[in-house]
RNA sequence: GCGCCAGUAGUCUAGUGGUAGGAUCCGGCCCUCCCAAGGCCGAGACCCGGGUUCAAAUCCCGGCUGGCGCA
Numbered sequence: 001g002c003g004c005c006a007g008u009a010g011u012c013u014a015g016u017g018g019u020a021g022g023a024u025c026c027g028g029c030c031c032u033c034c035c036a037a038g039g040c041c042g043a044g045a046c047c048c049g050g051g052u053u054c055a056a057a058u059c060c061c062g063g064c065u066g067g068c069g070c071a
Stems, first nucleotide, its partner, number of pairs: 001070007010024004018054001026042005047063005
């Protein structure tokens, strides 16, 4: 330098054009003599820019970061 893959809560991850979901962490409540465990509730995210579309996490282009391969 070229090619391929990936980028979603603090962390791990689901989501193949129409309401962003789960686990964990955090906060509150319940339970308990107390703690742990357990139950319920809440807060928390689509890497950046542009394009296509009535509508984009999703499709297209460019960039950035990481991984793999070639040179």
Transfer RNA from a Nanobdellota archaeon, 71 nucleotides, folded computationally. It matches the Rfam family "tRNA". By type it is a transfer RNA. The organism belongs to Nanobdellota, within Archaea. The prediction has a mean pLDDT of 84. RNAcentral holds the sequence, with entries from ENA and MGnify.